Source information: This is a predicted structure of a 101-nucleotide RNA (THF (Tetrahydrofolate) riboswitch aptamer). The coordinates come from a structure-prediction model, not an experiment, and the mean pLDDT is 76.

């Protein structure tokens, strides 16, 4: 000097639990902003995550029960959380770490 590698946060499916909606929130999609996190140390994006604003779409409910109301059951929801397995993993730059040589 060069070559090989290993770890992070995190995403993604299914699976179980327990909410929430179903009187339409949520989810998802476009725009504008703000903010965060991003291998052991630094920088770090046009990617990523959140929050706000604004637009456009948009839905599955049925049977019981009450005086009366999702009260109760089974459902549905690109639903939230949570656990559990599987799979993927530093956008990228430097430096370290280990392996041979």
């Nucleotide at each position: 000097c060069a070559c090989a590698g290993a770890g992070u946060a995190g995403a993604a499916a299914a699976c179980c639990a327990a909410g929430c909606g179903u009187g339409a929130a949520g989810u998802g999609u476009c725009a504008g902003g703000c903010a965060g996190a991003c291998g052991g140390g630094g920088a770090g994006u046009u990617g990523u995550u959140g929050c706000c604003u604004g637009a456009a779409c948009g839905a599955a409910a049925a049977g019981g029960g009450u005086a009366g109301u999702g009260c109760c059951u089974u459902g549905c929801g690109g639903u939230u959380u949570g656990g559990u397995u599987u799979u993927c993993g530093c956008a990228u730059c430097c430096c370290g770490c280990u392996g041979a040589a």